[in-house]
RNA sequence: ACUUCAUCCAGACGACCUGAGGGGCCCGGCCCGUUGAAGGUCACCAACCGACUUCGAGUCGGUGGUAACGCCGGAUGCGAUGAGGA
Numbered sequence: 001a002c003u004u005c006a007u008c009c010a011g012a013c014g015a016c017c018u019g020a021g022g023g024g025c026c027c028g029g030c031c032c033g034u035u036g037a038a039g040g041u042c043a044c045c046a047a048c049c050g051a052c053u054u055c056g057a058g059u060c061g062g063u064g065g066u067a068a069c070g071c072c073g074g075a076u077g078c079g080a081u082g083a084g085g086a
Stems, first nucleotide, its partner, number of pairs: 002085007014042004021032003026074004043066003047063006070078001
């Protein structure tokens, strides 16, 4: 990278380093950002799977996530996450 199934209107205070972009791709919009973007660390949340369990969602593990309905519309499209398969 391919494929199957499920989900994508909930949740996640903030601090430090750093210093200008970001909101997946295309188009049209609209937003966030030196009152600090993106990234990293701590922290936080608990979506999926597994295990334990006093069966309470309490704990642990593997991933994941932490502006706005996947930001809105368009595409019988694309993307993201989890579990499995080859």
This is a predicted structure of an 86-nucleotide RNA (SAM riboswitch aptamer (S box leader)) from an Actinomycetota bacterium. The prediction has a mean pLDDT of 80. Of the family's consensus pairs, 93% are formed in the model. Taxonomically the source falls in Actinomycetota (Bacteria, Bacillati). It was read from a public genome assembly, where an Rfam model found it.